Background:
THF (Tetrahydrofolate) riboswitch aptamer, 105 nucleotides, folded computationally. It matches the Rfam family "THF (Tetrahydrofolate) riboswitch aptamer". From the family's description: Tetrahydrofolate (THF) riboswitch was first reported for Ames et al. as an RNA motif in 5' untranslated (5'-UTR)regions of folate transport and biosynthesis genes in Firmicutes genomes. The sequence was found by an Rfam model in a public genome assembly. The model forms 83% of the base pairs in the Rfam consensus. The prediction has a mean pLDDT of 76.
[in-house]
RNA sequence: AGCAGAGUAGACCGAUAUGCGUUAAGUGCUGCCAGGACGGGGAGUUGUCUGGCGGACGAAAAGAGGUGUUUUCCUCUUGCGGUAUAUGGGUCGCAUCCCGCUGCU
Numbered sequence: 001a002g003c004a005g006a007g008u009a010g011a012c013c014g015a016u017a018u019g020c021g022u023u024a025a026g027u028g029c030u031g032c033c034a035g036g037a038c039g040g041g042g043a044g045u046u047g048u049c050u051g052g053c054g055g056a057c058g059a060a061a062a063g064a065g066g067u068g069u070u071u072u073c074c075u076c077u078u079g080c081g082g083u084a085u086a087u088g089g090g091u092c093g094c095a096u097c098c099c100g101c102u103g104c105u
Base pairs, nucleotide, nucleotide: 001105002104003103004102005101010092011091012090013089015087016086017085018084019083020081021080022079029055030054031053032052033051034050035049036048040099041098042097043096061078062077063076064075065074066073
C1' cells in the first nucleotide's frame, strides 16, 4: 500500500411475567418547536429516537360475584388493544466519511 474481516448503541419478531386501557388513554399517521443517541477515536444526515404544543383517523366486549330501591360503583374470570415495562431468546445492525483494530499479501 492492496484485499478481507470483527465489534456498539439500537431496531424488529415472537415467548413469559406484571401492569394499563376497554368510561379509549395508548399504539399507528401527520405539522411545528426543542433536545438526545448513533462500532475504539473524530465528524455526522434529508435517517433515527425522545419531549412539548397541535391536526386527521380510530378499536370488543362477554360472563360471574358483591353493594345498592334504581342509576351507579367495586372485585374476579375469559377476551380484546398495531397497549406499557421487565426478563431471557432469535433476526438485523456503525446512513455516510476519515482514522484506528484483526488477518492475509